This is a predicted structure of a 324-nucleotide RNA (Bacterial RNase P class A) from a bovine gut metagenome. The coordinates come from a structure-prediction model, not an experiment, and the mean pLDDT is 76.
RNA sequence: GCGGCUGAAUGGCCGCAGGCCCGCAAGGGCAUGAGGAAAGUCCGGGCACCGCAGGGCAGGAUGCCUGCUAACGGCAGGUGGAGGCGACUCCAAGGCAAGUGCAACAGAGAGAUACCGCCGGGGGAAACCCCGGUAAGGGUGGAAAGGUGCGGUAAGAGCGCACCGGCGGCCUGGCGACUGUGCCGUCAUGUAAACCCCAUCCGGUGCAAGAUGUAGGGAACGCACAGGGCUGCCCGCCCUGUUCCCGCAGUAUCGCUUGAGCGCGUUGGCGACUUCGCGUCUGGAUAGAUGGCCAUUCUCGACAGAACCCGGCUUACAGGCCGC
Numbered sequence: 001g002c003g004g005c006u007g008a009a010u011g012g013c014c015g016c017a018g019g020c021c022c023g024c025a026a027g028g029g030c031a032u033g034a035g036g037a038a039a040g041u042c043c044g045g046g047c048a049c050c051g052c053a054g055g056g057c058a059g060g061a062u063g064c065c066u067g068c069u070a071a072c073g074g075c076a077g078g079u080g081g082a083g084g085c086g087a088c089u090c091c092a093a094g095g096c097a098a099g100u101g102c103a104a105c106a107g108a109g110a111g112a113u114a115c116c117g118c119c120g121g122g123g124g125a126a127a128c129c130c131c132g133g134u135a136a137g138g139g140u141g142g143a144a145a146g147g148u149g150c151g152g153u154a155a156g157a158g159c160g161c162a163c164c165g166g167c168g169g170c171c172u173g174g175c176g177a178c179u180g181u182g183c184c185g186u187c188a189u190g191u192a193a194a195c196c197c198c199a200u201c202c203g204g205u206g207c208a209a210g211a212u213g214u215a216g217g218g219a220a221c222g223c224a225c226a227g228g229g230c231u232g233c234c235c236g237c238c239c240u241g242u243u244c245c246c247g248c249a250g251u252a253u254c255g256c257u258u259g260a261g262c263g264c265g266u267u268g269g270c271g272a273c274u275u276c277g278c279g280u281c282u283g284g285a286u287a288g289a290u291g292g293c294c295a296u297u298c299u300c301g302a303c304a305g306a307a308c309c310c311g312g313c314u315u316a317c318a319g320g321c322c323g324c
Base pairs, nucleotide, nucleotide: 001324002323003322004321005320006319008297009296010295011294012293013292014291016033017032019030020029021028022027035303039314040313042312043311044310045309046308047206048205049204050203059202060201061200062199063198064078065077066076067075068074079093080091081090082089083088094197095196099195100194101191102190103189115138116137117134118133119132120131121130122129123128146164147163148162149161150160151159165187166186167185168184169183170182171180173178210254211253212252213251214250216246217245218244219243220242221241226240227239228238229237230236261280262279263278264277265276268273298301
């Protein structure tokens, strides 16, 4: 430096939860009963209901490559870059050579510009002025026409050459990111956690989802059919009735815990992961269990408590142990 494990122990008594067994019942017995993060709810999926011909726009997310996986914004192995003597660690790592925007102050000029200087021409007695060339020198700045040298020139300039560097294309090697004493071209400010462009992915809502039953609510029918009430009778109205719908945070049951499960061995793979075999069952409440007391011992005990489930990420964590 990297990776992993653990998270006081033993016994007794009393209690709680769901399960099984005994019992008509009351009750009794048996074993089991929070975590590595159960947390944040940040990603991904299962499952459920709603929506949906197909496609597009908008919006969001991701952003080097190849794999793994149910899937991922996760993981593994690589590539490139950065840091470290090193083991090793870190990276929002597509595009500014598509368009647009921005670059304070300084500076002449911030994307094409001549302030000083240099050179040529003209004017002038001179100081100096005008026109043109020039990015080599000075100055400003985080950044100013790739760097150094030689040649060249009126002075200069990749204008030419040598060496070095950057970028693009071809070629070489690689599945690929990429790579290189290779060839050709070229010298282009920075900025995309600026708009934007490109590529890929994404329907919405979450177990208080939702299903069934039921208390209950509503609608239709009530001509013709049954009963009752209002009435002396008819019509009419109401209740029961029949059919249908709703039925929530009223309620019961289900969903609910056997699952992309866990352990050991094994096949393939550098690895993430995976094949096969054997074994194993390990919370499921709905005001919500997993607790309290006592005794002994020690190194005197951290962060923290399930609520549909699973894979990750992130965050919190006293102390102790192991491997490389």

It matches the Rfam family "Bacterial RNase P class A". Rfam's curators write: Ribonuclease P (RNase P) is a ubiquitous endoribonuclease, found in archaea, bacteria and eukarya as well as chloroplasts and mitochondria.